[in-house]
């Protein structure tokens, strides 16, 4: 230095829910909150689920990265 691993330490993020706000909607954002997370950092490429529209069992547009896979980057260090 790299990989693997995640015991320790410094920290980080923030499920549900509540308030406000944007959206036809799924859902997003802000604040509170804190179930959990060693990538719960970033990416909608593949799958899956959800929403809307057309309309026929299919297509299109969108959402979910904390559903799974994959890609990129990253803190510390016992073994």
């Nucleotide at each position: 230095c790299a990989a693997a691993u995640g015991a320790a330490a410094c920290g980080g993020c923030a499920c549900a829910c509540c308030a406000g706000u944007c959206g036809c909607g799924a859902g997003g954002c802000u604040g509170g909150g804190c179930c959990g997370c060693a990538a719960a950092g970033c990416c909608a490429c593949g799958g899956a689920u959800c929403u809307c529209g057309c309309g026929u069992c299919g297509c299109g547009a969108g959402a979910u990265g904390g559903c799974c896979g994959g890609g990129c980057c990253g803190c510390c260090a016992c073994c």

The RNA shown here (c-di-GMP-I riboswitch aptamer) has 79 nucleotides and comes from a Thermoleophilia bacterium.
Lineage of the source: Bacteria > Bacillati > Actinomycetota > Thermoleophilia.
Its mean pLDDT, the model's own confidence on a scale to 100, is 87.